[in-house]
Molecule: Bacterial RNase P class A
Organism: Steroidobacteraceae bacterium
RNA sequence: AGAGUCGGCUGGACAGUCGCUGCGCCCCCUGCGGAUUCGUUCGUAGGGGACGGGGAGGAAAGUCCGGGCUCGGCGGGCAGGGUGCCAGGUAACGCCUGGGGGGCGCGAGCCCACGGAAAGUGCAACAGAGAGUAAACCGCCUAAGCCCCCGCGAGGGGGCCGGUAAGGGUGAAACGGUGCGGUAAGAGCGCACCGCGCCGGUGGCAACAUUCGGCGGCAUGGCAAACCCCACCUGGAGCAAGGCCAAAUAGGGAAGUCGCGGUGGCAACACCGCAGCGCGCGCCCGCGCGUGCUUCCGGGUAGGCUGCUUGAGGUCCCCGGUGACGGGAGAUCCAGAGGAAUGACUGUUCUCGACAGAACCCGGCUUACAGGCCGGCUCUCCAC
Repeated sequence: AGAGUCGGCUGGACAGUCGCUGCGCCCCCUGCGGAUUCGUUCGUAGGGGACGGGGAGGAAAGUCCGGGCUCGGCGGGCAGGGUGCCAGGUAACGCCUGGGGGGCGCGAGCCCACGGAAAGUGCAACAGAGAGUAAACCGCCUAAGCCCCCGCGAGGGGGCCGGUAAGGGUGAAACGGUGCGGUAAGAGCGCACCGCGCCGGUGGCAACAUUCGGCGGCAUGGCAAACCCCACCUGGAGCAAGGCCAAAUAGGGAAGUCGCGGUGGCAACACCGCAGCGCGCGCCCGCGCGUGCUUCCGGGUAGGCUGCUUGAGGUCCCCGGUGACGGGAGAUCCAGAGGAAUGACUGUUCUCGACAGAACCCGGCUUACAGGCCGGCUCUCCAC
RNA backbone atom coordinates (compact mmCIF):
# COMPACT_ATOMS: atom_id res chain seq x y z
C1' A A 1 0.00 0.00 0.00
C1' G A 2 -3.78 -3.53 -1.15
C1' A A 3 -7.23 -7.34 0.32
C1' G A 4 -9.98 -9.26 4.39
C1' U A 5 -12.11 -10.28 9.31
C1' C A 6 -14.24 -9.04 14.14
C1' G A 7 -16.10 -5.36 17.58
C1' G A 8 -17.82 -0.46 19.09
C1' C A 9 -19.86 4.58 18.15
C1' U A 10 -22.84 7.92 15.17
C1' G A 11 -27.56 8.45 12.40
C1' G A 12 -26.81 16.33 9.85
C1' A A 13 -25.25 20.89 12.86
C1' C A 14 -26.37 25.90 14.67
C1' A A 15 -29.67 30.24 15.29
C1' G A 16 -34.48 32.79 15.14
C1' U A 17 -39.98 32.91 14.91
C1' C A 18 -44.63 30.41 15.47
C1' G A 19 -47.13 26.14 17.28
C1' C A 20 -48.44 20.94 19.77
C1' U A 21 -48.27 17.81 24.44
C1' G A 22 -47.21 16.37 29.78
C1' C A 23 -44.92 18.34 34.45
C1' G A 24 -43.58 22.31 38.23
C1' C A 25 -44.79 27.15 40.01
C1' C A 26 -47.60 31.79 39.78
C1' C A 27 -51.95 34.79 38.21
C1' C A 28 -57.15 35.33 36.45
C1' C A 29 -62.30 33.42 35.62
C1' U A 30 -66.33 29.91 36.69
C1' G A 31 -68.92 25.88 39.43
C1' C A 32 -69.41 23.08 44.04
C1' G A 33 -68.49 22.36 49.37
C1' G A 34 -66.80 24.12 54.39
C1' A A 35 -65.81 28.30 57.76
C1' U A 36 -67.35 33.40 58.41
C1' U A 37 -66.98 39.22 62.26
C1' C A 38 -70.61 38.84 55.52
C1' G A 39 -65.48 42.07 54.05
C1' U A 40 -63.61 37.45 52.80
C1' U A 41 -60.97 32.85 53.37
C1' C A 42 -59.84 27.49 52.75
C1' G A 43 -60.44 23.06 49.89
C1' U A 44 -61.76 20.91 45.26
C1' A A 45 -63.04 20.52 39.89
C1' G A 46 -62.90 22.83 35.10
C1' G A 47 -61.15 26.75 31.69
C1' G A 48 -57.54 30.62 30.20
C1' G A 49 -52.68 33.08 30.58
C1' A A 50 -47.20 34.04 31.95
C1' C A 51 -42.51 31.75 33.25
C1' G A 52 -39.18 27.40 33.77
C1' G A 53 -37.87 22.65 32.30
C1' G A 54 -38.95 17.60 29.45
C1' G A 55 -40.76 15.48 24.73
C1' A A 56 -39.39 8.72 19.86
C1' G A 57 -35.55 4.64 18.15
C1' G A 58 -31.15 1.79 17.34
C1' A A 59 -34.20 -0.67 15.64
C1' A A 60 -39.89 2.51 18.59
C1' A A 61 -40.68 -2.69 13.48
C1' G A 62 -41.86 -8.38 13.15
C1' U A 63 -44.84 -10.09 17.57
C1' C A 64 -40.76 -15.04 17.23
C1' C A 65 -39.02 -16.54 22.43
C1' G A 66 -38.51 -15.39 28.03
C1' G A 67 -40.46 -12.67 32.26
C1' G A 68 -43.03 -8.78 35.41
C1' C A 69 -48.10 -7.18 36.19
C1' U A 70 -53.65 -8.56 36.04
C1' C A 71 -57.98 -11.85 36.19
C1' G A 72 -59.15 -16.73 38.33
C1' G A 73 -57.93 -20.43 42.43
C1' C A 74 -58.76 -28.44 45.96
C1' G A 75 -54.92 -31.76 44.46
C1' G A 76 -52.59 -35.39 41.14
C1' G A 77 -51.91 -37.62 36.39
C1' C A 78 -52.52 -38.30 31.03
C1' A A 79 -52.73 -35.89 26.50
C1' G A 80 -50.73 -31.60 23.97
C1' G A 81 -46.62 -27.96 23.24
C1' G A 82 -41.41 -26.79 23.66
C1' U A 83 -36.10 -27.54 24.39
C1' G A 84 -31.87 -31.04 23.31
C1' C A 85 -22.99 -31.42 23.35
C1' C A 86 -20.80 -29.49 28.43
C1' A A 87 -20.09 -25.76 32.18
C1' G A 88 -21.37 -20.98 33.65
C1' G A 89 -24.36 -16.17 33.52
C1' U A 90 -29.42 -14.51 34.27
C1' A A 91 -35.67 -13.02 37.28
C1' A A 92 -36.11 -16.28 33.10
C1' C A 93 -35.22 -17.85 28.09
C1' G A 94 -35.17 -21.12 22.39
C1' C A 95 -30.78 -15.52 24.87
C1' C A 96 -25.55 -14.54 26.25
C1' U A 97 -20.36 -16.08 27.68
C1' G A 98 -16.48 -19.68 27.86
C1' G A 99 -15.26 -24.58 26.41
C1' G A 100 -15.77 -29.57 23.55
C1' G A 101 -16.88 -32.01 18.81
C1' G A 102 -17.84 -31.63 13.36
C1' G A 103 -17.47 -28.67 8.68
C1' C A 104 -15.32 -24.33 5.68
C1' G A 105 -11.15 -20.87 5.07
C1' C A 106 -3.66 -20.03 3.82
C1' G A 107 -5.23 -17.05 8.08
C1' A A 108 -7.84 -13.55 11.39
C1' G A 109 -12.32 -15.93 11.65
C1' C A 110 -17.18 -18.05 10.17
C1' C A 111 -21.17 -21.97 10.21
C1' C A 112 -23.76 -26.30 12.86
C1' A A 113 -31.67 -28.50 16.36
C1' C A 114 -24.82 -31.27 17.92
C1' G A 115 -29.37 -36.68 22.97
C1' G A 116 -30.76 -41.93 21.16
C1' A A 117 -30.61 -45.68 14.63
C1' A A 118 -27.76 -53.41 18.60
C1' A A 119 -36.58 -51.10 21.57
C1' G A 120 -40.10 -51.04 17.64
C1' U A 121 -42.59 -49.01 13.16
C1' G A 122 -41.74 -46.34 8.76
C1' C A 123 -39.15 -43.82 4.40
C1' A A 124 -35.50 -43.57 0.15
C1' A A 125 -37.85 -40.42 -6.48
C1' C A 126 -34.76 -41.62 -10.82
C1' A A 127 -31.01 -44.93 -12.19
C1' G A 128 -29.47 -49.81 -11.13
C1' A A 129 -29.05 -57.02 -11.35
C1' G A 130 -29.34 -55.60 -6.27
C1' A A 131 -31.35 -50.22 -1.31
C1' G A 132 -30.73 -53.85 3.73
C1' U A 133 -30.80 -60.90 7.52
C1' A A 134 -27.52 -57.15 0.83
C1' A A 135 -27.27 -58.24 -4.23
C1' A A 136 -24.31 -61.98 -9.54
C1' C A 137 -25.80 -57.25 -14.94
C1' C A 138 -20.83 -57.22 -17.19
C1' G A 139 -16.41 -59.43 -15.68
C1' C A 140 -13.24 -63.34 -13.19
C1' C A 141 -12.85 -68.89 -11.94
C1' U A 142 -13.82 -74.38 -13.23
C1' A A 143 -10.26 -76.88 -7.80
C1' A A 144 -14.48 -80.48 -5.92
C1' G A 145 -19.32 -83.41 -7.91
C1' C A 146 -22.16 -85.28 -12.47
C1' C A 147 -22.59 -85.80 -18.02
C1' C A 148 -20.64 -85.60 -23.17
C1' C A 149 -16.55 -85.29 -26.81
C1' C A 150 -11.12 -85.83 -28.26
C1' G A 151 -6.58 -88.46 -26.84
C1' C A 152 -2.95 -95.07 -26.03
C1' G A 153 -1.85 -91.92 -21.90
C1' A A 154 -0.56 -87.56 -19.04
C1' G A 155 -4.21 -84.38 -20.20
C1' G A 156 -7.44 -81.00 -23.13
C1' G A 157 -12.39 -78.95 -24.66
C1' G A 158 -17.74 -78.26 -23.74
C1' G A 159 -22.17 -78.46 -20.60
C1' C A 160 -24.67 -78.81 -15.79
C1' C A 161 -24.28 -77.78 -10.69
C1' G A 162 -21.80 -73.81 -8.88
C1' G A 163 -17.86 -70.27 -6.66
C1' U A 164 -16.43 -65.04 -6.43
C1' A A 165 -18.06 -58.44 -3.86
C1' A A 166 -10.87 -57.91 -6.31
C1' G A 167 -12.31 -55.00 -11.28
C1' G A 168 -16.39 -52.41 -14.52
C1' G A 169 -21.21 -50.13 -14.45
C1' U A 170 -25.83 -47.43 -11.60
C1' G A 171 -26.66 -44.21 -7.61
C1' A A 172 -26.80 -39.11 -2.72
C1' A A 173 -25.67 -43.84 -0.57
C1' A A 174 -23.58 -50.66 -2.65
C1' C A 175 -21.34 -53.55 4.19
C1' G A 176 -13.34 -50.15 6.01
C1' G A 177 -8.24 -48.50 3.13
C1' U A 178 -3.07 -49.80 1.25
C1' G A 179 0.33 -53.74 0.64
C1' C A 180 2.08 -58.77 1.06
C1' G A 181 0.66 -63.69 1.52
C1' G A 182 -3.06 -66.99 0.05
C1' U A 183 -6.48 -69.14 -3.69
C1' A A 184 -9.29 -72.39 -9.19
C1' A A 185 -10.63 -67.26 -8.96
C1' G A 186 -11.52 -64.43 -4.82
C1' A A 187 -12.54 -62.76 0.07
C1' G A 188 -10.10 -59.86 7.17
C1' C A 189 -9.36 -65.92 4.78
C1' G A 190 -4.21 -64.81 7.32
C1' C A 191 -0.53 -60.94 8.45
C1' A A 192 1.67 -55.66 8.80
C1' C A 193 0.42 -50.53 8.90
C1' C A 194 -3.65 -46.91 8.85
C1' G A 195 -8.75 -46.41 10.32
C1' C A 196 -12.93 -48.17 13.61
C1' G A 197 -15.24 -50.18 18.07
C1' C A 198 -14.99 -51.91 23.27
C1' C A 199 -12.54 -52.19 28.23
C1' G A 200 -9.02 -50.05 31.53
C1' G A 201 -5.57 -46.15 32.90
C1' U A 202 -4.40 -40.89 32.63
C1' G A 203 -5.96 -35.47 32.06
C1' G A 204 -10.48 -32.50 32.61
C1' C A 205 -16.17 -30.17 37.18
C1' A A 206 -18.01 -31.90 32.47
C1' A A 207 -18.70 -32.33 27.16
C1' C A 208 -14.47 -34.78 25.66
C1' A A 209 -9.30 -35.89 24.72
C1' U A 210 -5.39 -39.50 24.78
C1' U A 211 1.61 -39.98 21.08
C1' C A 212 -0.74 -44.94 27.27
C1' G A 213 -2.03 -50.46 27.98
C1' G A 214 -5.16 -54.44 26.45
C1' C A 215 -9.01 -56.82 23.54
C1' G A 216 -12.09 -57.43 18.90
C1' G A 217 -11.15 -58.94 12.15
C1' C A 218 -14.66 -55.17 11.94
C1' A A 219 -20.26 -56.56 13.90
C1' U A 220 -24.52 -52.64 13.96
C1' G A 221 -25.34 -48.34 6.27
C1' G A 222 -28.54 -43.38 6.11
C1' C A 223 -32.90 -40.42 7.79
C1' A A 224 -35.48 -38.99 14.54
C1' A A 225 -36.69 -30.11 11.58
C1' A A 226 -40.61 -39.19 10.20
C1' C A 227 -43.46 -41.62 14.16
C1' C A 228 -41.05 -42.89 18.43
C1' C A 229 -37.68 -43.48 23.05
C1' C A 230 -34.98 -40.72 26.93
C1' A A 231 -34.07 -36.22 29.97
C1' C A 232 -35.74 -31.45 31.33
C1' C A 233 -39.35 -27.27 30.98
C1' U A 234 -44.53 -26.01 30.39
C1' G A 235 -52.31 -24.01 32.57
C1' G A 236 -55.33 -20.01 29.76
C1' A A 237 -56.19 -15.05 28.35
C1' G A 238 -54.00 -10.39 27.74
C1' C A 239 -53.80 -2.96 29.58
C1' A A 240 -59.83 -3.62 24.79
C1' A A 241 -55.77 -7.22 31.33
C1' G A 242 -57.87 -5.26 35.61
C1' G A 243 -59.51 -1.61 39.72
C1' C A 244 -62.58 2.69 41.36
C1' C A 245 -66.56 6.50 40.77
C1' A A 246 -71.07 6.69 38.45
C1' A A 247 -75.94 10.31 34.75
C1' A A 248 -81.17 9.50 33.41
C1' U A 249 -88.34 10.04 32.05
C1' A A 250 -83.43 3.05 31.89
C1' G A 251 -84.00 -0.63 35.71
C1' G A 252 -83.82 -4.54 40.67
C1' G A 253 -84.81 -4.80 46.08
C1' A A 254 -86.32 -3.08 51.29
C1' A A 255 -88.81 0.09 54.90
C1' G A 256 -92.15 3.97 55.90
C1' U A 257 -96.05 6.70 53.84
C1' C A 258 -100.16 8.08 50.33
C1' G A 259 -105.39 13.58 48.18
C1' C A 260 -110.18 12.41 45.56
C1' G A 261 -113.30 9.18 42.59
C1' G A 262 -114.35 4.42 40.20
C1' U A 263 -113.92 -1.12 39.42
C1' G A 264 -112.55 -6.04 41.49
C1' G A 265 -111.65 -8.48 46.22
C1' C A 266 -113.67 -10.80 53.03
C1' A A 267 -109.00 -8.31 53.52
C1' A A 268 -103.98 -7.13 52.35
C1' C A 269 -103.82 -5.10 47.75
C1' A A 270 -104.15 -4.47 42.31
C1' C A 271 -105.84 -1.65 38.07
C1' C A 272 -108.11 2.89 35.69
C1' G A 273 -109.14 8.26 35.76
C1' C A 274 -108.28 13.14 38.04
C1' A A 275 -105.04 16.03 41.07
C1' G A 276 -99.84 16.50 42.23
C1' C A 277 -94.75 15.93 40.54
C1' G A 278 -90.86 15.40 36.64
C1' C A 279 -89.14 16.06 31.38
C1' G A 280 -89.71 18.52 26.53
C1' C A 281 -84.94 24.58 29.82
C1' G A 282 -86.19 32.29 28.69
C1' C A 283 -91.39 32.73 31.09
C1' C A 284 -96.93 31.73 31.05
C1' C A 285 -101.07 29.01 28.95
C1' G A 286 -102.02 24.82 26.21
C1' C A 287 -100.35 20.12 24.43
C1' G A 288 -97.39 15.60 24.49
C1' C A 289 -94.68 11.90 27.24
C1' G A 290 -93.52 9.65 31.90
C1' U A 291 -94.74 8.77 36.96
C1' G A 292 -97.88 7.15 43.46
C1' C A 293 -94.39 9.85 47.29
C1' U A 294 -89.94 9.83 50.77
C1' U A 295 -85.57 7.46 52.46
C1' C A 296 -82.06 3.59 52.07
C1' C A 297 -79.34 -0.70 49.66
C1' G A 298 -76.99 -3.43 45.69
C1' G A 299 -75.82 -4.15 40.37
C1' G A 300 -74.57 -1.44 36.20
C1' U A 301 -74.86 1.28 30.54
C1' A A 302 -73.06 6.19 28.65
C1' G A 303 -69.19 8.91 30.68
C1' G A 304 -65.05 9.91 33.94
C1' C A 305 -60.77 8.55 37.00
C1' U A 306 -57.02 4.94 37.46
C1' G A 307 -53.66 1.07 35.87
C1' C A 308 -49.22 4.82 33.32
C1' U A 309 -44.29 4.77 33.88
C1' U A 310 -38.90 4.90 39.57
C1' G A 311 -37.46 0.34 36.85
C1' A A 312 -34.60 -7.18 37.21
C1' G A 313 -33.61 1.52 35.23
C1' G A 314 -29.71 3.61 32.70
C1' U A 315 -24.87 6.27 33.89
C1' C A 316 -19.76 7.23 36.14
C1' C A 317 -15.84 5.28 39.47
C1' C A 318 -13.64 1.13 42.25
C1' C A 319 -13.27 -4.22 43.12
C1' G A 320 -13.90 -9.67 41.56
C1' G A 321 -14.16 -12.76 37.04
C1' U A 322 -10.76 -15.19 30.64
C1' G A 323 -15.86 -13.62 29.72
C1' A A 324 -21.24 -13.23 29.90
C1' C A 325 -21.86 -10.95 34.49
C1' G A 326 -21.70 -9.87 39.81
C1' G A 327 -20.63 -6.69 44.31
C1' G A 328 -19.83 -1.75 46.51
C1' A A 329 -20.03 3.58 46.55
C1' G A 330 -21.62 8.37 44.24
C1' A A 331 -24.60 11.47 41.51
C1' U A 332 -29.13 11.24 38.47
C1' C A 333 -34.85 11.01 36.63
C1' C A 334 -34.59 10.48 30.90
C1' A A 335 -42.09 10.74 26.49
C1' G A 336 -46.60 9.11 28.91
C1' A A 337 -50.68 10.60 24.72
C1' G A 338 -55.80 8.61 24.37
C1' G A 339 -57.91 9.36 17.11
C1' A A 340 -53.40 9.72 19.43
C1' A A 341 -48.32 15.52 20.87
C1' U A 342 -42.91 15.21 19.65
C1' G A 343 -43.96 19.78 14.25
C1' A A 344 -43.74 23.96 10.60
C1' C A 345 -41.28 28.17 8.43
C1' U A 346 -36.87 31.23 7.70
C1' G A 347 -31.52 31.92 7.67
C1' U A 348 -26.36 30.06 7.88
C1' U A 349 -23.40 25.81 7.04
C1' C A 350 -21.39 20.69 5.84
C1' U A 351 -19.50 15.32 3.64
C1' C A 352 -26.59 17.23 1.54
C1' G A 353 -28.63 13.15 5.48
C1' A A 354 -30.67 5.86 5.18
C1' C A 355 -34.22 2.57 7.63
C1' A A 356 -38.04 4.24 10.08
C1' G A 357 -42.83 6.79 14.70
C1' A A 358 -43.57 5.07 21.48
C1' A A 359 -49.31 3.15 23.05
C1' C A 360 -48.67 -1.49 30.10
C1' C A 361 -43.42 -2.37 31.10
C1' C A 362 -38.77 -5.04 30.84
C1' G A 363 -34.71 -8.98 28.84
C1' G A 364 -33.53 -11.12 24.09
C1' C A 365 -33.69 -12.76 18.96
C1' U A 366 -34.74 -11.61 13.93
C1' U A 367 -35.47 -8.25 10.03
C1' A A 368 -34.61 -2.95 7.62
C1' C A 369 -30.72 0.79 7.28
C1' A A 370 -27.44 6.25 2.93
C1' G A 371 -23.18 7.99 4.80
C1' G A 372 -19.33 8.78 8.46
C1' C A 373 -15.82 7.75 12.67
C1' C A 374 -12.73 4.59 16.00
C1' G A 375 -10.24 0.14 17.55
C1' G A 376 -8.30 -5.21 17.60
C1' C A 377 -6.53 -8.96 14.40
C1' U A 378 -5.12 -11.73 9.63
C1' C A 379 -3.02 -12.45 4.64
C1' U A 380 -0.19 -10.59 0.34
C1' C A 381 3.24 -7.19 -1.82
C1' C A 382 6.94 -3.23 -1.40
C1' A A 383 10.86 -0.33 1.26
C1' C A 384 14.44 -0.07 5.23